[in-house]
Parts: sequence; structure tokens; C1' cells
RNA sequence: UCUCGAUAAAGGCAAAACCGGCGAAAGCCGGCGACGCAAAGCUACAGGGGCUAAGCCGCGGAAGACGCGGGACUGCCAGCCAGCUGCCGAA
Repeated sequence: UCUCGAUAAAGGCAAAACCGGCGAAAGCCGGCGACGCAAAGCUACAGGGGCUAAGCCGCGGAAGACGCGGGACUGCCAGCCAGCUGCCGAA
């Protein structure tokens, strides 16, 4: 230095549920709370994958109501894989 990861040391993050806020939704933010995490740090048009469907398109409909279907060009997920960076040091 690389690989690797311990019932080590020092510290870190925080799932679900619940409360408040934003949003059409997915989801996000704050509080509370710990299921877990050695990258649960960062990266989401320009790697794969997933979620949502307001605008939009199609169909039904008297209809600009409403319903069903399609669809990220505009939304979202890094705690799915991936990429980048990084603390500690037993075997």
C1' cells in the first nucleotide's frame, strides 16, 4: 500500500411506527425512535435497476366532471447493484 473486517478503541449514521410540515403521488424535511449499517459518507439527464403518474397521450363519457389504460420529456429512491472518496487496525 492492497485485500480483509474483531464481542478492539474512539466516534458516526438511523429502518419501521408515531407527531408536525411540503408534495398529485412516489417521496422528502424536522421531531421522536433504533431495525439495522464498516462506507447506512457523496453521486439520480449523460451505468443498470426500482417507485410514482400531476402535467401529457389514448379510450369511455354530454362534459373542461369522473373513470380506466399508457407514459419520466418534467418527479423520486444511494438503507438495490454500481461509481467516487474515506476513519480505525486484531487475525

Predicted 3D model of a 91-nucleotide RNA (c-di-GMP-I riboswitch aptamer). Its mean pLDDT, the model's own confidence on a scale to 100, is 84. Its Rfam family is "c-di-GMP-I riboswitch aptamer". Rfam describes the family as follows. GEMM was predicted in a large-scale screen for bacterial structured RNA regulatory elements.